A computed fold for a 253-nucleotide part of an RNA from Salicibibacter cibarius, annotated as large-subunit ribosomal RNA, domain VI. Taxonomically the source falls in Salicibibacter (Bacteria, Bacillota, Bacilli, Bacillaceae). It matches the Rfam family "Bacterial large subunit ribosomal RNA".

[in-house]
Context: one part of a larger RNA
RNA sequence: CGCAGGAAAUUUGAGAGGAGCUGUCCUUAGUACGAGAGGACCGGGAUGGACACACCGCUGGUGUACCAGUUGUUCCGCCAGGAGCAUCGCUGGGUAGCUACGUGUGGAUCGGAUAAGUGCUGAAAGCAUCUAAGCACGAAGCCGACCUCAAGAUGAGAUUUCCCGCGAGACCCCUUAAAGACGAUAAGGUAGAUAGGUCUGGUGUGGACGCGUGGCGACACGUGGAGCUGACAGAUACUAAUCGGUCAAACGG
Repeated sequence: CGCAGGAAAUUUGAGAGGAGCUGUCCUUAGUACGAGAGGACCGGGAUGGACACACCGCUGGUGUACCAGUUGUUCCGCCAGGAGCAUCGCUGGGUAGCUACGUGUGGAUCGGAUAAGUGCUGAAAGCAUCUAAGCACGAAGCCGACCUCAAGAUGAGAUUUCCCGCGAGACCCCUUAAAGACGAUAAGGUAGAUAGGUCUGGUGUGGACGCGUGGCGACACGUGGAGCUGACAGAUACUAAUCGGUCAAACGG
């Protein structure tokens, strides 16, 4: 821009893409078969491999704005306590998020038409013949069925609701994240919990500073599951989403 009024939702599915794998064991059954050795079809069940998709409750990884320990050095006048730099200085842990080594799920079943093949009836050709007419079976394959996209399917579909310029609806702008390169998408904009802050929790770390007690001291213990705590959860208008602006269908060829 189109889809002959303008919107907001919900959809149909022409068409397109994806998936499609397979082992072992138990049973049927040491049965059928076979002199024996050996050893099934058909059917039922269990459990794996690889692959694919999803997720983070579990187990782990990462986690440079979380916590602790610690070395060297500089600084805060000194002590104490801290800060900077040294790969995040190094080391031990670790929330959210993202993840696999973790977890869950999937391949199925069924239908239709067939291939090779197997047949029925049956002539040409008094017989025979699956074929010439006709009819029936038959595969991990084909078409559906399963999953996803999908009306620019210009053949532009359908349904519901709303609106009538005193403006349906949308956007700009702003706060943002389940989204993200930017657009877009999604949640919101005071009739408000959208983000920040604060509070209360959670989680992590692992016992803060100060003070007291004991010890010559290193240090230990008590106060005290302490102090601190990014992304997590809830609450709370304290801060910021203020004020505003733009487009938009002439009752529908």